Predicted 3D model of an 81-nucleotide RNA (c-di-GMP-I-GGC riboswitch aptamer) from Oryzomonas sp. The source organism's lineage runs through Bacteria, Thermodesulfobacteriota, Geobacterales, Geobacteraceae and Oryzomonas. The sequence was found by an Rfam model in a public genome assembly.
RNA sequence: UCUGUAAAGAGCAAACCUGGGGCAACCCGGGGACGCAAAGCCGCGGGUCCAAAAUAUGAAAGGAUAGCCGGGCUACCGAAA
Numbered sequence: 001u002c003u004g005u006a007a008a009g010a011g012c013a014a015a016c017c018u019g020g021g022g023c024a025a026c027c028c029g030g031g032g033a034c035g036c037a038a039a040g041c042c043g044c045g046g047g048u049c050c051a052a053a054a055u056a057u058g059a060a061a062g063g064a065u066a067g068c069c070g071g072g073c074u075a076c077c078g079a080a081a
Base pairs, nucleotide, nucleotide: 004077011036012035016031017030018029019028020027021026034067040073041072042071044070045069046068047065048064049063050062
């Protein structure tokens, strides 16, 4: 560097319940574990989702999702190659 079929020690936490925030998607805290070798960070490209400001739309401008895919940055362990 590559890699995750080995070992060990750690880490994260879906659904659901619960307190709070938001128009909403959804987010934060607590409980809880379906899973995860980047399920760490970044909305940069695509996808999907949302609709209050703001009449309509999602074509342009807004928001959400990193646990949908791609990309960028960073990182624990070290059996094999």